The part of an RNA shown here (small-subunit ribosomal RNA, 3' major domain) has 478 nucleotides and comes from an uncultured bacterium. The prediction has a mean pLDDT of 84. It matches the Rfam family "Bacterial small subunit ribosomal RNA".
[in-house]
Context: one part of a larger RNA
RNA sequence: UGGCGGGGGUCCGCACAAGCGGUGGAGCAUGUGGUUUAAUUCGAUGAUACGCGAGGAACCUUACCUGGGCUAGAAUGCAGUCUGACCGUGGGUGAAAGCUCAUUUCGUAGCAAUACGCAGAUUGUAAGGUGCUGCAUGGCUGUCGUCAGCUCGUGCCGUGAGGUGUUGGGUUAAGUCCCGCAACGAGCGCAACCCCUGUCCUUUGUUGCCAGCACGUAAUGGUGGGAACUCAAGGGAGACUGCCGGUGAUAAACCGGAGGAAGGUGGGGAUGACGUCAAGUCAUCAUGGCCCUUACGGCCAGGGCUACACACGUGCUACAAUGGCGCGUACAGAGGGCUGCAAGCUAGCGAUAGUGAGCGAAUCCCAAAAAGCGCGUCGUAGUCCGGAUCGGAGUCUGCAACUCGACUCCGUGAAGUCGGAAUCGCUAGUAAUCGCGAAUCAGAAUGUCGCGGUGAAUACGUUCCCGGGCCUUGUACA
Numbered sequence: 001u002g003g004c005g006g007g008g009g010u011c012c013g014c015a016c017a018a019g020c021g022g023u024g025g026a027g028c029a030u031g032u033g034g035u036u037u038a039a040u041u042c043g044a045u046g047a048u049a050c051g052c053g054a055g056g057a058a059c060c061u062u063a064c065c066u067g068g069g070c071u072a073g074a075a076u077g078c079a080g081u082c083u084g085a086c087c088g089u090g091g092g093u094g095a096a097a098g099c100u101c102a103u104u105u106c107g108u109a110g111c112a113a114u115a116c117g118c119a120g121a122u123u124g125u126a127a128g129g130u131g132c133u134g135c136a137u138g139g140c141u142g143u144c145g146u147c148a149g150c151u152c153g154u155g156c157c158g159u160g161a162g163g164u165g166u167u168g169g170g171u172u173a174a175g176u177c178c179c180g181c182a183a184c185g186a187g188c189g190c191a192a193c194c195c196c197u198g199u200c201c202u203u204u205g206u207u208g209c210c211a212g213c214a215c216g217u218a219a220u221g222g223u224g225g226g227a228a229c230u231c232a233a234g235g236g237a238g239a240c241u242g243c244c245g246g247u248g249a250u251a252a253a254c255c256g257g258a259g260g261a262a263g264g265u266g267g268g269g270a271u272g273a274c275g276u277c278a279a280g281u282c283a284u285c286a287u288g289g290c291c292c293u294u295a296c297g298g299c300c301a302g303g304g305c306u307a308c309a310c311a312c313g314u315g316c317u318a319c320a321a322u323g324g325c326g327c328g329u330a331c332a333g334a335g336g337g338c339u340g341c342a343a344g345c346u347a348g349c350g351a352u353a354g355u356g357a358g359c360g361a362a363u364c365c366c367a368a369a370a371a372g373c374g375c376g377u378c379g380u381a382g383u384c385c386g387g388a389u390c391g392g393a394g395u396c397u398g399c400a401a402c403u404c405g406a407c408u409c410c411g412u413g414a415a416g417u418c419g420g421a422a423u424c425g426c427u428a429g430u431a432a433u434c435g436c437g438a439a440u441c442a443g444a445a446u447g448u449c450g451c452g453g454u455g456a457a458u459a460c461g462u463u464c465c466c467g468g469g470c471c472u473u474g475u476a477c478a
Stems, first nucleotide, its partner, number of pairs: 001478002003475003007472007015462002019426005026317008034308002042053002064303005070297001077125008088103006106117004128292002131290003137286002139281003142277001144275001149188006155164003168179003194269004199237007209226002213224003240263001243257005319419001323378007335366003340359002344355004385416001390411007432454007
């Protein structure tokens, strides 16, 4: 000087408390451990691994296993030699890859030899490796933590390590600001500048809008038209403790109020200091070293990554009446669409099929929003709850759904009556609950990332648990 303390002081955080909803029990989905296996590829492992890499394993992917076959090799450059084609077509063998046979068979210059070009074969340089080392590395990332800290120059103090500044009194979300002070300044962080959202003004009105004036319809901005409103997307205004009162040290600031769409950082996002964990990644990529080179490389078929006495994590669906079912009826936002989205019509109980208008889309389509509301029914029952499992019949994608896809219909109807110890999230348009969309994608979400609808309860407080900041103290630790 730091670290640490079941030392002290002080301050914060969904840290506790106060509340609301869960997990832990059930079934299923998914990841992991373990076990099994020819293989169940590899990595990630307290917090900071475990719906993680993977934003999508039937083949492919694919790295694993079994078997078959290749050896300058699947791609590229250069040099030498040989051939004249290559491509294509057909045959044999085969699971394919491969091996093999037949057929067809170069261009330019030149009489030719030959040269050049092109292609193939071959030789050599050279390739290839998801093989090892993340404890040799770059880059990227997690975490402490969006915590308020981490430092430097000069000066001063100290023999020195170092200190001071950065401590102190207030204050703040903040090393934020004020005051004081052997310090005076400065840098990286904080804040602001950036994006979205909340109010208003203005500009421009098509594909969007429809108040007023007309036309028209069973109905609809459907039509003429309009530029008000909504909205779209450009520009601007607006919030600064600016104003008033109080408290305070006359300061910074805090409390209350006015005005205002918004008030003291308005709400949300992006943004992550010096560093810590030899944290993670050699399997994104790059890369040192080591290792393989008829194989640890490359091709192909099939299998595996989907196994299953079990254990754990994360989720979905439930156990019902604030509910289930039936009929009717209302209101979003954000996205996607030409190898595409597909209206309508027809067939089918349905998944879907046939046909196909429109739309490269503020125009057309996906598209039905759902919870909600109205009416009816069920009456506390393992049920008209719950839907696992299994049997049968189908649809779709795709060379191909056996291992191993999703969906539909009929039948079957399991566990489950609110969950032990324990444990998680959340402070407001949040939790809870309801549906919608997208990426990936031929197909395949209960995952992920977004979107809106309905919309709470509680916070006395900081004694305690956890983590953190500052000052101080002890120290046999560095």